The RNA shown here (transfer RNA) has 72 nucleotides and comes from a Parcubacteria group bacterium.

[in-house]
RNA sequence: GUCCCUAUAGCUCAACGGACAGAGCGCAACCCUCCGAAGGUUGAGAUCAAGGUUCAAUUCCUUGUAGGGGCA
Numbered sequence: 001g002u003c004c005c006u007a008u009a010g011c012u013c014a015a016c017g018g019a020c021a022g023a024g025c026g027c028a029a030c031c032c033u034c035c036g037a038a039g040g041u042u043g044a045g046a047u048c049a050a051g052g053u054u055c056a057a058u059u060c061c062u063u064g065u066a067g068g069g070g071c072a
Base pairs, nucleotide, nucleotide: 001071002070003069004068005067006066007065010025011024012023013022018055027043028042029041030040031039048064049063050062051061052060
């Protein structure tokens, strides 16, 4: 330089173009307990950026950014 893959919550991962973007772990509060752990209930928390297509985009297209890989 070129080609391919990936980017969603603090972490690991889901999500036919249409539901309030879900789950586990973690975090907070409460219940329980003499205290804690375990257990139970509830809650906060995310779509890499900018455009485009569409009635509707996490999803499709373009460019960029970051990470990984192949070739040179």
Model confidence (mean pLDDT): 81 of 100. The RNAcentral record of the sequence draws on ENA. Its Rfam family is "tRNA". Gene Ontology term of the family: triplet codon-amino acid adaptor activity. It is annotated as a transfer RNA.